A computed fold for a 76-nucleotide RNA from Sulfurovum sp., annotated as c-di-GMP-I riboswitch aptamer.
It was read from a public genome assembly, where an Rfam model found it.

RNA sequence: UGUUUAUAUUGCUAAACCAUUUGUAAAGAUGGGACAGAAAGCCACGGGACUUACUUAAGUCAGCCGGGUUACAUUA
Numbered sequence: 001u002g003u004u005u006a007u008a009u010u011g012c013u014a015a016a017c018c019a020u021u022u023g024u025a026a027a028g029a030u031g032g033g034a035c036a037g038a039a040a041g042c043c044a045c046g047g048g049a050c051u052u053a054c055u056u057a058a059g060u061c062a063g064c065c066g067g068g069u070u071a072c073a074u075u076a
Base pairs, nucleotide, nucleotide: 005076006075012037013036017032018031019030020029021028022027035063041069042068043067045066046065047064048061049060050059051058052057
């Protein structure tokens, strides 16, 4: 210095719910809030779930699983 695993510090993110707002909808954004998280950062590539239209297409979910990629840090 790099990788993996565990653990700690300083920090980080923010579920449900509420308000406003966008969208036909799933759901998204902002503010509050705090379930939980060691990548709960990012990517729709594979699987899966959901929505709309209808038999075949479009879309949503990365905090469903896998995969790819980037990254802070104490001790061992």